This is a predicted complex of two RNAs, RNase P RNA and transfer RNA, with 461 nucleotides together.

[in-house]
Parts: sequence; C1' cells; structure tokens
RNA sequence: AGAGUGGGUCGGGCGAUCGCUGGCAUCCCUUGGGAGCCAGAGGAAAGUCCGGGCAGGACAGGGCACGGUGGUGGCUAACGGCCACCGGGGGCGACUCCAGGGACAGUGCCACAGAAAACAUACCGCCGAUGGCUUUUUAAGCACAGGUAAGGUUGAAAAGGUGCGGUAAGAGCGCACCGCGAUCCUGGCGACAGGAUCGGCAGGGUAAACCCCACCGCCUGCAAGACCAAGCAUGCUGGCCGGGCCUUCGGGCCCUUGACUCGGCCCGGGUCACAACAGCGGGUAGGUCGCAUUCCACAUUGGGAGAGCCGCCUGGCAACAGUCGGUCCAGAUAAAUGAUCGCCGCCCUUUGGGGCACAGAACCCGGCUUACAGACCCACUCUUUUC
RNA sequence: GCGCCCGUAGCUCAGUAGGAUAGAGCAUCGGUUUCCUAAACCGGAGGUCGCAGGUUCGAAUCCUGCCGGGCGUA
Repeated sequence: AGAGUGGGUCGGGCGAUCGCUGGCAUCCCUUGGGAGCCAGAGGAAAGUCCGGGCAGGACAGGGCACGGUGGUGGCUAACGGCCACCGGGGGCGACUCCAGGGACAGUGCCACAGAAAACAUACCGCCGAUGGCUUUUUAAGCACAGGUAAGGUUGAAAAGGUGCGGUAAGAGCGCACCGCGAUCCUGGCGACAGGAUCGGCAGGGUAAACCCCACCGCCUGCAAGACCAAGCAUGCUGGCCGGGCCUUCGGGCCCUUGACUCGGCCCGGGUCACAACAGCGGGUAGGUCGCAUUCCACAUUGGGAGAGCCGCCUGGCAACAGUCGGUCCAGAUAAAUGAUCGCCGCCCUUUGGGGCACAGAACCCGGCUUACAGACCCACUCUUUUC
Repeated sequence: GCGCCCGUAGCUCAGUAGGAUAGAGCAUCGGUUUCCUAAACCGGAGGUCGCAGGUUCGAAUCCUGCCGGGCGUA
C1' cells in the first nucleotide's frame, strides 16, 4: 500500500423568533388561565420473537396431558440471552457456523433405480478344491449340487479402508497401519483429550417423523386491576295499608297478601296496590389512580430501598460481581416533542435550488431479530514492497 | 393489546403425514375450419411455489427468521 476479520462510538451543529406537552412551597388574576424558570424520543422507541417485574383469577401435594429447551461449566431476577471451553463443518489466516441428548425401548418412512433398502441378499460374474454326470478313468470337460462376496451394475446410502499373504475362487481367513468397540490408566470440575491392553468387528439413514430421556413452564394480560360515579332504566329494604298481642305509654313483637267491589255468607270472579318519600345495591358514559424512581420522617431538607443511569477502583480470561462517589433522566390519552429564518458541515445539482439514513415513546425493564445515508475509533489477519 | 389464518402461471384454485418432469380451468400465442369473426378442434409458451437460511440423499410440503395481506375479540 492492497485485501480482509472482529468490536465500539456517533448519527447534523450553533443562534434567534413563534408555538406544543408536563412540572413548580414562585408571582398575577381566581378554580381555570397568564408570566417566569426547568425538562421534553431511539439505537433501534420497530417486529411483538423470548424472558422477568407488576396486576387479577385459580391452586394441599404429586401425576397425566400440552408446550418449550437440549455439548460442558459459568453469568443472570429470568431467558430460547451472554461469556469461556469441548466436539464437528468452513476459511491460507484473523475468524466464523452448528436444534450439538438418545436409532439394541418401541413404531413408522427410505420414491426411482437396483439382485438386494434391513431378521440383509445373490442379477452379471469368479470358482467348482469336495460330491455328481460324461468321455478315451493319473487327465479333461459339464456347470448339476454347491462355494464365494474380491470385481461389475443401481443408488444419497449396500456388513470398515489400504497393502501383503493366503485360497479352487474368495473372504478379518491371517498379518501391518488406519478406523471401530470394550476395559484400564493419566490429565481435566466437566464436555472431552492422550495412552496402554484386549476384541477381528458391533451392523445403514432419518427423531426440524411419532417417540424415549433430562430440565423448564399454572391461566390471563395495563383494554390487567383499584377507586369515584351523571342521566335513563332497574333490584332490595323501610315507611305507607290491614289485623292481633304486650306495654313501664317512649315503643316493641307477631301474623297476614291487603283494600275496594259483585254477593246475605262461603267458595269464586273483577279492579287497585299508582305516584311521591327515605335508605341501600350492582353498574354504563365519564373521571381519578395504576404511571413516570419508590418509601419513611417531616416541614427542609435528611435517611432507607432500587434489576435505573454515569464514573473510578478492586476481583474475574470473560460474561459479570462488589466497594466508593455523583445522579434520579419525556411522560401524553387521540395522544406534545414542531415550524420559520441566519451561519456552518456533508450529499445531489439542470447553479435556480433541493435534501440530511432508518425511523416516532404509549405500564416498565433484560435480550434477540430486522431497518439504517454517512463519519470516526480500537484490536487483529493475509499478501506485496521499502527501511 | 391479545389470538388465528393465508401467500402456488396474467386471474381463480388443486397439490401440505417429503420423492424428483409442480398440475387444472379461464386468459394468451400459433395452426385447422370460415368470405371474415365467434364457437369448436389440435399444438405451444408462460412458475425465483412471498423472501432468506437450515434439517434431509431429496423441501411447495418440516423448522427458524423476515415481508405482505386478511379475520376474530374487547
């Protein structure tokens, strides 16, 4: 210099004017407004994919079912997140990717091709030592019994690979090396790694198919939930109405459908019990809280808690944890966080000007994923050249 | 907010317990027929199965993440 790998920070700046939302022991008018002062979007506020707080419901304990996760050790409030390590794949390398438990617990599936796709098998081949048959009987032929799995063929996949020996031909049949399995030893918390001995050798793949194992998980979500509660409608009770009893005259208790009417009476029929009053209840619209760090003392500031934020230091490889110091950081409800002008910085330009990436909080946090113009920083790798 | 479903040719749909060339109807193109057209008949073209990654020998189908559209509920 070129090509890369991993990580981090920022993501237009300054000023003026006019607005919007919220707050305030302040001031002015008075129940709401004005003045002043202060604060006012993000790294992803997004997708709503995980986890937690919080709230309500359910719940003795355990199991079944259902859902999720899946190497090991750690971090954490928790997680499917993060860190470190192990194993495997990729890259010359920095580095990166992996749902990375179990296929002798059981079941299923493996199209086409192929002889055979799973209790392995025998199509073409090879052999035919042995037995059989034939001939010209020490031999040759046939390929009938049979042997074989080295070679061919199919496939993603066919009972381990290479070599030597061996054999009728062959074969872990024997041997060497590699692979595999079992046992033991050593190192490591562990996943696992290394080594020694033994065994000629287990029996394909698929669990992001059902399933098995281990671990985790109650259900619902701030439209949760709590409080106040208009109007209209409605429910209950009292009182009102009838009768009886008791009374210490204050009242109390009990019963009953009752009253009117038709009717001589009973049975029975009909009409009315309305309106207004008092109290209570559920509950709609609407509002307040939840909810903008929180709690306590109090009256000016102090203390505690916090999974909040910033910084230093300490421990740890790291994720992270701890001490100390500082600080408390938007809060609305159809939803404020904006507009104009000037200067500067970039980008585009038809020199007039135009534009400033992705994107906008909605109960709050920790992650993941996705979008993102441009600028800057740190560490590392490879190649080439120069000193 | 919560829950659920869908995306296959220009249009409407099959195919989703994986199996190799992904089909059908309409539309479109060419031919036959006709004086011409329509209809009819014959033949053809047209597909990143919404996108990306993974599992598998093999993915439209299984899994994960995105993109777009729709429905239910209060």
Its mean pLDDT, the model's own confidence on a scale to 100, is 75. Rfam match: Bacterial RNase P class A. Rfam's curators write: Ribonuclease P (RNase P) is a ubiquitous endoribonuclease, found in archaea, bacteria and eukarya as well as chloroplasts and mitochondria. Its family is annotated with tRNA processing, dimeric ribonuclease P complex and ribonuclease P activity in the Gene Ontology.